[in-house]
Context: one part of a larger RNA
RNA sequence: GCCAGGGAGUGGAUCUGUUUGACGAGUCUAACCCGAGUAUCGGGGAAGGCGCAGGGAAACCGACAUGGCCGCAGGGCUUUGCCCGAGGGCCGCCGUGUUCAAGCGCGGGGAGUCAGACGGAUCCGACCCGAAUCCGAGCGAUCUAUGCGCGAGCAAGGUGAAGCGUGCCGAAAGGCACGUGGAGGCCUGUUAGAGUUGGUGUCCUACAAUACCCUCUCGUGACUCGCGUAUAGGGGUGAAAGGCCCAUCGAGCUCGGCAACAGCUGGUUCCAACCGAAACAUGUCGAAGCAUGACCUUUGGCGAGGUAGUUCGUGGGGUAGAGCCACCGAUUGGCGGUCCCGCCCCCGAGAGGGGUCGGCCCGCCUGUCGAACUCCGAACCUACGAACGCUAUUGACCCAAGGAUUCCGGUGCACGGGGUAAGCCUGUGUACCAGAAGGGAGACAACCCACUGCCGGGUUAAGGUCCCCAAGUAUGGAUUAAGUGCAAUCCUCUGAAGGUGGUCCCGAGCCCCAGACAGCCGGGAGGUGAGCUUAGAAGCAGCUACCCUCUAAGAAAAGCGUAACAGCUUACCGGCCGAGGUUCGGGGCGCCCAAAAUGAUCGGGGCUCAAAUCCAUCACCGAGACCUGGCCGCACUCUUCACCGAGUGAUCGAGUAGGUUGGCGCUCCACGUGGGUGGAAGCACGGGCGAGAGCUCGUGUGGACCGCGUGGUGACGACAAUCCUGGC
Repeated sequence: GCCAGGGAGUGGAUCUGUUUGACGAGUCUAACCCGAGUAUCGGGGAAGGCGCAGGGAAACCGACAUGGCCGCAGGGCUUUGCCCGAGGGCCGCCGUGUUCAAGCGCGGGGAGUCAGACGGAUCCGACCCGAAUCCGAGCGAUCUAUGCGCGAGCAAGGUGAAGCGUGCCGAAAGGCACGUGGAGGCCUGUUAGAGUUGGUGUCCUACAAUACCCUCUCGUGACUCGCGUAUAGGGGUGAAAGGCCCAUCGAGCUCGGCAACAGCUGGUUCCAACCGAAACAUGUCGAAGCAUGACCUUUGGCGAGGUAGUUCGUGGGGUAGAGCCACCGAUUGGCGGUCCCGCCCCCGAGAGGGGUCGGCCCGCCUGUCGAACUCCGAACCUACGAACGCUAUUGACCCAAGGAUUCCGGUGCACGGGGUAAGCCUGUGUACCAGAAGGGAGACAACCCACUGCCGGGUUAAGGUCCCCAAGUAUGGAUUAAGUGCAAUCCUCUGAAGGUGGUCCCGAGCCCCAGACAGCCGGGAGGUGAGCUUAGAAGCAGCUACCCUCUAAGAAAAGCGUAACAGCUUACCGGCCGAGGUUCGGGGCGCCCAAAAUGAUCGGGGCUCAAAUCCAUCACCGAGACCUGGCCGCACUCUUCACCGAGUGAUCGAGUAGGUUGGCGCUCCACGUGGGUGGAAGCACGGGCGAGAGCUCGUGUGGACCGCGUGGUGACGACAAUCCUGGC
């Protein structure tokens, strides 16, 4: 890993609801006793419980065996309706408490009790498995820590303390030298023995649950070792590392309390039908939980309305937008004016006067803003009313009761808050995913289409129609030359401000056959070198002025140039030429801007009057959508004793958690009824039936038991739990 077998909502008590049965103003026995065919059963047993009266803290007091009205179902009738009307509702009346009173609270016109089954709650192991813990009683110092007792062990060498001797010196105390001597938690040391620094070597399913090799430390001592002995679990021992106490130590091991508890993880076993959520609110030592509500489901009651939609009417609102000389606040520039204020300048002896600039104020013009500004102001939302629509006697709305799940949500779109931003955080509304298949988007929970019973036939949607790939190399026009593009949305597809005589289209002004624009040819002169200045100033350093003449026209000169002249252009005029020119504004498609890490790409190939983009048109493809034939289920109607059957459904058929309902299968029991050595169960392989759980038939094997119906019963259904055991 595979296979087989095992493997999880059970039992008791109490409460509560539903349902079935018994009796019923009652109902039930408990312990126990007697009997018997002796765990069953039959007969007794009412002690006691619950019910039959409530109200009040208590003292205590103590209620409608029905008066009125309405009215569902149902019944009746002279049937667009009327009458009666169980139960029910609204009043009235009564009991009691409060109480000056009024009022108010609770109760009152008899339904309960016991038993079974099922749903739920609580307490118990309480659906199953799962801790690390805590406590108790014992067992451990053959490992190891330390103490104690008795023992054992340590090659060789080095160093040379005290003491002692001799000599010398000294008054002495004593000193020095040389010997002798042999001390030391002294030195060297692969002596024995003990240790374990580095290699972070080898090994790391090992030789080994701590090893191997090299290197290294101690090696007469706080040394090493043997045997004996002592100390025990909140205890020991510890030259202290929370070390060690038998491969176990921040509290040993064994057994017990124990099925500890777990708001946490995992798992929880057959089929189908109907409905179908929540991820929110409030509270919470609450945030991984729970309770209540909202939301889902089932049952019962009541009995006629209900209202998600649209339109209209009457009100409410101050957002989007807009505006600001309508307030508050913010915020440009210019011009003009009038007192006033200030710096500076000028005049004046001073007082004072004048001026430029700035400020304040006023007027005019001009440029802008605001969630906490508003003279304004939508869409939209909302309350009430009406109409239409939808829905409801197949019972809506509402009420009551039983059962839940849920309280980590996510995404798109619209609108907010935070943040540089985020596939970011946090809100409100709505749709979708969650729990929704199918088609499209390359693949792709929530984007587009579309919502699903089963088997067929057709038509479309989104999206597409050159090939991969079903369908147009479709039609009419235009644009693009950049492979721009062939990418709806987007974490995913980037492309901005700014620039562009790329190209196409639209509009406007001006010039133009009396000849425009560009180009070419020619002219571009004279007074005069204007005056001043200056060394010079001649169109062209600078200052002033900017006239006149001849003309087709030509500046007191627009530019280059010279020291100054000269020279070259321009303006301006004529000629040649012969039809549009020029300027501005707007739009379409392009272009630049444009940088990323392994090889690129529109899904790919590939595509240029397109297979790109825009406008228009026709055809086709394309889904489980829509239409349609048959069938199934569900709901309802009719029929039937019932089954069967007939009919209606445009307004039934998706579904996680969850609620409700109907079935399939297994074990054993009771009753009934069957099969089996003429071959049961089981197993293997085939055929058939059923939507399915499953059922059934055949053949072989097997060799003795096994079904069906009704009712009961339960250690009753496995693919999952790092599940358990076994086999391979």
Molecule: large-subunit ribosomal RNA, domain II
Organism: Natronoarchaeum mannanilyticum